[in-house]
RNA sequence: CCAGUCGGCUGGAUGGCCGCUGUCCUUCGGGAUAGAGGAAAGUCCGGGCUCCACGGAGAAACGGCGCCGGAUAACGUCCGGCGGGGGCGACCCCAGGGAAAGCGCCACAGAAAGUAAACCGCCUCCGCCAAGGGAAUUUCUCUUCCGGAGGUAAGGGUGAAAGGGUGCGGUAAGAGCGCACCGCGCGGGCGGCAACGUCAGCGGCAUGGCAAGCCCCGCCGGGAGCAAAACCGAAUAGGGACGACAGGGCGAGGUCCACCGAUCUUGUCCACCCUCUCCGGGGCGUCGUCCGGGUUGGUUGCACGAGACGGCCGGCAACGGCCGUCCCAGAUGAAUGGCCAUCGCGCGCCGCAAGGCGCCAUACAGAACCCGGCUUACAGGCCGACUGGCUCU
Numbered sequence: 001c002c003a004g005u006c007g008g009c010u011g012g013a014u015g016g017c018c019g020c021u022g023u024c025c026u027u028c029g030g031g032a033u034a035g036a037g038g039a040a041a042g043u044c045c046g047g048g049c050u051c052c053a054c055g056g057a058g059a060a061a062c063g064g065c066g067c068c069g070g071a072u073a074a075c076g077u078c079c080g081g082c083g084g085g086g087g088c089g090a091c092c093c094c095a096g097g098g099a100a101a102g103c104g105c106c107a108c109a110g111a112a113a114g115u116a117a118a119c120c121g122c123c124u125c126c127g128c129c130a131a132g133g134g135a136a137u138u139u140c141u142c143u144u145c146c147g148g149a150g151g152u153a154a155g156g157g158u159g160a161a162a163g164g165g166u167g168c169g170g171u172a173a174g175a176g177c178g179c180a181c182c183g184c185g186c187g188g189g190c191g192g193c194a195a196c197g198u199c200a201g202c203g204g205c206a207u208g209g210c211a212a213g214c215c216c217c218g219c220c221g222g223g224a225g226c227a228a229a230a231c232c233g234a235a236u237a238g239g240g241a242c243g244a245c246a247g248g249g250c251g252a253g254g255u256c257c258a259c260c261g262a263u264c265u266u267g268u269c270c271a272c273c274c275u276c277u278c279c280g281g282g283g284c285g286u287c288g289u290c291c292g293g294g295u296u297g298g299u300u301g302c303a304c305g306a307g308a309c310g311g312c313c314g315g316c317a318a319c320g321g322c323c324g325u326c327c328c329a330g331a332u333g334a335a336u337g338g339c340c341a342u343c344g345c346g347c348g349c350c351g352c353a354a355g356g357c358g359c360c361a362u363a364c365a366g367a368a369c370c371c372g373g374c375u376u377a378c379a380g381g382c383c384g385a386c387u388g389g390c391u392c393u
Base pairs, nucleotide, nucleotide: 001389002388003387004386005385006384007383008382009381010380012343013342014341015340016339017338018337020035021034022033023032024031025030037364041375042374044373045372046371047370048369049225050224051223052222054280055279056278057277058276059275062221063220064219065218066217067081068080069079070078071077082096083094084093085092086091097216098215102214103213104210105209106208119156120155121152122151123150124149125148126147127146130144131143132142133141134140135139164182165181166180167179168178169177184203185202186201188199189198190197191196229300230299231298232297239291240290241289242288243287244286245285247270248269249268250267251266252265253264254263255262256261272283273282274281307326308325309324310323311322312321313320314319346359347358348357349356350355
């Protein structure tokens, strides 16, 4: 100097005029002060908070997560490691438990895709028209072509993947057939909290892949959401009419009844309902049609927070502890702005340069209960660390 990787910051400033919202003060004229983000976005996770659901224990269904250790209020987040993959490297990526619990799938191509298989080929033997070569010359032998039988899975082809890989030996030709190394399985030693790593030994040298297929295993999980909810205010009305359906036992009371009995109200037990079981608790008229009163208002919720900033300490880090400073939007059809001027940044032209002239007023984008994350968008500018290459010293 060039290229790359990771992390962080910023994304306007000054002055004047006018305007808006909250809070406080006010002599009611006004004054002081604060006022949209790193993502406010998506609504994908986790919670705080509010109310409801029956509660406790267990189970099922449904959903989520899935290597180890840690952080956190919690998480599917984050940090540090392990293993696998990519990259020369800095670094980046991984829905990373189980395939001998079971079921299922592997299309097409290919001979063959689970306990296999022979398309081309290789080797041996037999047969055989013809051709060529050799020789010990009327016979023998070798090669080529064709057909048949047997052996083979090393070479080639197909495919994402072909039944361990590379090499050597061996064989008629081959094959873990044998051997070395790697790989795989089993036991053990050492290191580590652990995931795992490493060392040596023994062994058959063979039982592929997919679980982001169903499934199995382990852990976790009520619902709805500020349009939650609370209060105030507000209703001849805690409505009215009609129809259908609507358990049982026991007790009490009322009405009708000569008796038998009928009917209404109420209490209790059982049945029934609140997913299932046990314990405890709660509910007990339902459905349909029509008529009809109030409610569209106000206040709270509503911002002091798992808060922000700075320093120190602990920790590899995420993060935690201690001390200090600060208060930093709260609207409700929805405020936080508009105009002018100048500067900064940027762009274009001229110029060796200094500089000059012109353009622009700039990216993504606007709080609505709050917080911790994740994901997505972002013109331009700045800073730091690391990696690779080139050059100089």
Model confidence (mean pLDDT): 77 of 100.
This is a predicted structure of a 393-nucleotide RNA (Bacterial RNase P class A) from Rhodoblastus sp. 17X3.
Lineage of the source: Bacteria > Pseudomonadati > Pseudomonadota > Hyphomicrobiales > Rhodoblastus.